[in-house]
Context: one part of a larger RNA
RNA sequence: CUGGGCGUAAAGCGCGUGUAGGCUGCUGCGCAAGUCGGGUGUGAAAGCCCGGGGCUCAACCCCGGAAGUGCACUCGAAACUGCGUGACUGGAAUCUCGGAGAGGGUAGCGGAAUUCUGGGUGUAGAGGUGAAAUUCGUAGAUAUCCAGAGGAACACCGGUGGCGAAGGCGGCUACCUGGACGAGUAUUGACGCUGAGACGCGAAAGUGUGGGGAGCAAACAGGAUUAGAUACCCUGGUAGUCCACACCGUAAACGAUGAGUGCUAGAUGUCGCGGGCAUUGACCCCUGCGGUGUCGCAGCUAACGCAUUAAGCACUCCGCCUGGGGAGUACGGCCGCAAGGCUAAAACUC
Numbered sequence: 001c002u003g004g005g006c007g008u009a010a011a012g013c014g015c016g017u018g019u020a021g022g023c024u025g026c027u028g029c030g031c032a033a034g035u036c037g038g039g040u041g042u043g044a045a046a047g048c049c050c051g052g053g054g055c056u057c058a059a060c061c062c063c064g065g066a067a068g069u070g071c072a073c074u075c076g077a078a079a080c081u082g083c084g085u086g087a088c089u090g091g092a093a094u095c096u097c098g099g100a101g102a103g104g105g106u107a108g109c110g111g112a113a114u115u116c117u118g119g120g121u122g123u124a125g126a127g128g129u130g131a132a133a134u135u136c137g138u139a140g141a142u143a144u145c146c147a148g149a150g151g152a153a154c155a156c157c158g159g160u161g162g163c164g165a166a167g168g169c170g171g172c173u174a175c176c177u178g179g180a181c182g183a184g185u186a187u188u189g190a191c192g193c194u195g196a197g198a199c200g201c202g203a204a205a206g207u208g209u210g211g212g213g214a215g216c217a218a219a220c221a222g223g224a225u226u227a228g229a230u231a232c233c234c235u236g237g238u239a240g241u242c243c244a245c246a247c248c249g250u251a252a253a254c255g256a257u258g259a260g261u262g263c264u265a266g267a268u269g270u271c272g273c274g275g276g277c278a279u280u281g282a283c284c285c286c287u288g289c290g291g292u293g294u295c296g297c298a299g300c301u302a303a304c305g306c307a308u309u310a311a312g313c314a315c316u317c318c319g320c321c322u323g324g325g326g327a328g329u330a331c332g333g334c335c336g337c338a339a340g341g342c343u344a345a346a347a348c349u350c
Base pairs, nucleotide, nucleotide: 003322004321005320006319007304008303012318014201015200016199017198021194022193023192025088027086028085029084030083031082033081034080035077036076037075038074039073040072041071042070049065050064051063052062053061054060091191092188093187094186095184096183097182098181103177104176105175106174107173108172109171110154115149116148117147118146119145120144121143125136126135162169163168206247207246208245209244210243211242215241216240220236221235222234223233258317259316260315261314262313263312266295267294268293269292270291271290272289273288274287275286276285299306300305323350324349325348332343333342334341335340
């Protein structure tokens, strides 16, 4: 000496389930593979190191010794790792009771609004803009009232509120179903953590087949604007947006912050559950657990900032980075109906 890193400089896989592997609580006994010590053998010569010697010295050469961190066999040690066995309850899981929630799926129902259709009233405009025009309207529009059709989305409640692994989830009701939390400490007794591959989930857009189509609206058409206007504004408008099934597999999939465990001042808000005090009592106040915010000490940080929800102090496991461009490209392979995705260079250049 045996690398440094990953919030914003390059760098955390979009998220989960989990195989191999890696790592693994407390305690008794045993074994002795790892580990540690002793002995024996071996570890060619030359070289290195030490001593002595030969060329006038040195380089060079000669003699002797030591060393050779290693391997094998053998004798021992038993703290640690490992293996076997027994025990434990703090990790983990199970059980009972309880409440919270836009967690997921299916079916049904509801009202407001837009549009369209029929009818009534009614008459010359309406619409739109910075101003206009395209557009609609005397074949009766706009406005207004009644009725009907249809699709999509669910105002208020609504909240740095809640739930979910992430994507994400919001009208009401029923059914099916996942997870988390609190209380009781009843049961099992390390059953745990991580996770290369693998498998599953995965917004929007997009694709296939069939349906649906109110509003909105890429493309497209027209009107304006403008020097032009393949835009911004306006009038229309098709895919699409919706449903079923099957694909796609990406994102500023973000907390730009992988998962797990332990430890390290506090203050304050809020959500769920519990205990105490108090009672007219859901409050107030004190307190425990779990979540979600704000502020803040130590510490950390290049700074910004983070700060018990860490970016602090440590350990375990996985992923990833290694100057800019070329390039997340080419080629090849795998996947896909396609669009394309995943994996992933080099020449050259600064």
This is a predicted structure of a 350-nucleotide part of an RNA (small-subunit ribosomal RNA, central domain) from an uncultured bacterium. It matches the Rfam family "Bacterial small subunit ribosomal RNA". Its mean pLDDT, the model's own confidence on a scale to 100, is 89.